A computed fold for a 120-nucleotide RNA from Marivirga aurantiaca, annotated as SAM riboswitch aptamer (S box leader). The prediction has a mean pLDDT of 80. Its Rfam family is "SAM riboswitch aptamer (S box leader)". Its family is annotated with regulation of gene expression in the Gene Ontology. Lineage of the source: Bacteria > Cytophagia > Cytophagales > Marivirgaceae > Marivirga. It was read from a public genome assembly, where an Rfam model found it.
RNA sequence: UACUUAUCCAGAAAGACUGAGGGAUUGGGCCCUAUGAAGUCUUAGCAACCCUUCCAUUAUAUGGAAAAGGUGCUAACUCCCAUCCUGACACAUGUAUUGAUGUUCAGGUAAAGAUAAGGA
Numbered sequence: 001u002a003c004u005u006a007u008c009c010a011g012a013a014a015g016a017c018u019g020a021g022g023g024a025u026u027g028g029g030c031c032c033u034a035u036g037a038a039g040u041c042u043u044a045g046c047a048a049c050c051c052u053u054c055c056a057u058u059a060u061a062u063g064g065a066a067a068a069g070g071u072g073c074u075a076a077c078u079c080c081c082a083u084c085c086u087g088a089c090a091c092a093u094g095u096a097u098u099g100a101u102g103u104u105c106a107g108g109u110a111a112a113g114a115u116a117a118g119g120a
Base pairs, nucleotide, nucleotide: 001120003118004117005116006115007114008113013043014042015041016040017039021032022031023030026082027081028080029079044074045073046072049070050069052066053065054064055063056062057061078112084108085107086106087105088104090103091102092101093100
């Protein structure tokens, strides 16, 4: 770096240095930010993916508990929308009528992304 699998509405911040941006990317929206953004370091915490220990059972597994170690994380659902499908009120376009299309809302889902583990 690409691939496979799993998860992504829960949870958890102080200090020091520094000094203007940040919320992955593109567009739109909405936010955070000199009462200090991003970054680096220290300490603390959250969580339970891997490892480890213990317990139970239907036992090379499953479930639960713990949290020393390896990662990760510590504003807002991955901040929200974007693809597709379904449903709904209203409006507009359109139609002989129904259907349909667009805007709006709700639910599901794809893509993309993040993290872990695996193997190449």